The RNA shown here (FMN riboswitch aptamer (RFN element)) has 132 nucleotides. Of the family's consensus pairs, 97% are formed in the model. Its mean pLDDT, the model's own confidence on a scale to 100, is 79. Its Rfam family is "FMN riboswitch aptamer (RFN element)". From the family's description: The RFN element is a highly conserved domain that is found frequently in the 5'-untranslated regions of prokaryotic mRNAs that encode for flavin mononucleotide (FMN) biosynthesis and transport proteins.

RNA sequence: AAUAAACUUCAGGGUCGGGUGCAAUUCCCAACCGGCGGUAUAGUCCGCGAGCCCUCUGUGGCGUUCUUCCACAAGGGUUGAGCCGUUGAAACUACGGCACCGACGGUAAAGUCCGGAUGGAAGAAGUAUUAU
Numbered sequence: 001a002a003u004a005a006a007c008u009u010c011a012g013g014g015u016c017g018g019g020u021g022c023a024a025u026u027c028c029c030a031a032c033c034g035g036c037g038g039u040a041u042a043g044u045c046c047g048c049g050a051g052c053c054c055u056c057u058g059u060g061g062c063g064u065u066c067u068u069c070c071a072c073a074a075g076g077g078u079u080g081a082g083c084c085g086u087u088g089a090a091a092c093u094a095c096g097g098c099a100c101c102g103a104c105g106g107u108a109a110a111g112u113c114c115g116g117a118u119g120g121a122a123g124a125a126g127u128a129u130u131a132u
Base pairs, nucleotide, nucleotide: 002132003131004130005129006127007126008125009124010123017029018028019027031112032111033102034101035048036047037046038045043100044099051078052077053076054075055074057073058072059071060070061069082098083097084096085095086094104115105114106113
């Protein structure tokens, strides 16, 4: 110094203002936001995470057994949206222009409110030790 193991910390933003209505931060006008790694700097490229769905299996709630249900694990599936011009060796990433997208449950129909979530996590940084 590198690799592997251990531990610690961190790890998501956003409805200004107005209209209708008994009621909407949910509808309409308008406003605003952009996780992580890669790559010429990316919400829209490539991949990942989260979310959602499924169960042949395991563990627990659960007791002698079975069934059902729930939770977790494991495995599988699903998972949105960008073009044109300019510069350049190189940009679907910069600059200019015009577009577009956003889980589930609740509630007047929600990317932005409330909730699962004081959760989980891609990953980022660090600590000291051991082994090679």